[in-house]
Molecule: transfer RNA
Organism: Candidatus Pacebacteria bacterium CG2_30_36_39
RNA sequence: GGCCCCAUCGUCUAUCGGUUAGGACACCAGGUUUUCAUCCUGGUAAGUAGGGUUCGACUCCCUAUGGGGUCA
Numbered sequence: 001g002g003c004c005c006c007a008u009c010g011u012c013u014a015u016c017g018g019u020u021a022g023g024a025c026a027c028c029a030g031g032u033u034u035u036c037a038u039c040c041u042g043g044u045a046a047g048u049a050g051g052g053u054u055c056g057a058c059u060c061c062c063u064a065u066g067g068g069g070u071c072a
Stems, first nucleotide, its partner, number of pairs: 001071007010025004018055001027043005048064005
């Protein structure tokens, strides 16, 4: 340098055009307990950036950035 893949809560990960963007762990609050832990209930929290297509985009297209793989 060419080609390919990936980017979603603090972390891991679903969601393949119309969702309240879901789950686990973590965190916070409450309950239980003499206390802690465990357990139960509830809550906060996310689409890398800029354009385009579309009535509607996390999802499709282009570019950029970052990461990974492969070839030279």